[in-house]
C1' cells in the first nucleotide's frame, strides 16, 4: 500500500417508547433510552420507500346577477370552500447502490 476477516483490548454510535423544539407533513434537532451497528462517519449523485404545505385537476356543497313562469318553481354567468387524485422543489445515508474520509487486531 491492496484485499479479506472480527477470537481480544480500548473505545464510538444509538432503533422503538417518553419529554421538550422545529416542521403542513414525512421527518430533524436536544433530553432521556438501547434494538441493533466494523463505517449505523460524511455527500441526496442513481434507484427505491415515506409525505403532500404550495401548485394542477376537480367530484361535491353554499352563495348568486340576471333569464323563464300565472304560480309552485326551473335553469344560470360568476363567488366561495372543497374530498379523492396528481406530483417534490421536501425527507429517508439505520433500503441498496455510488463518491469521500477512517480505528484496533489477525490473515
Nucleotide at each position: 500500500c491492496g484485499a479479506g476477516a472480527u477470537c481480544a483490548a480500548g473505545g464510538g454510535c444509538a432503533a422503538a417508547c417518553c419529554c421538550g423544539c422545529c416542521g403542513a407533513a414525512a421527518g430533524g434537532c436536544g433530553g432521556a433510552g438501547a434494538c441493533g451497528c466494523a463505517a449505523a462517519g460524511c455527500c441526496a449523485c442513481g434507484g427505491g420507500c415515506c409525505u403532500a404545505c404550495a401548485g394542477c385537476c376537480a367530484a361535491c356543497g353554499c352563495g348568486a346577477a340576471u333569464g323563464c313562469c300565472g304560480a309552485c318553481g326551473c335553469a344560470a354567468a360568476c363567488g366561495c370552500g372543497a374530498a379523492a387524485g396528481c406530483a417534490a422543489c421536501g425527507g429517508u445515508a439505520g433500503c441498496c447502490g455510488g463518491g469521500c474520509c477512517g480505528c484496533a487486531u489477525c490473515u
Molecule: c-di-GMP-I riboswitch aptamer
Organism: Pseudomonadota bacterium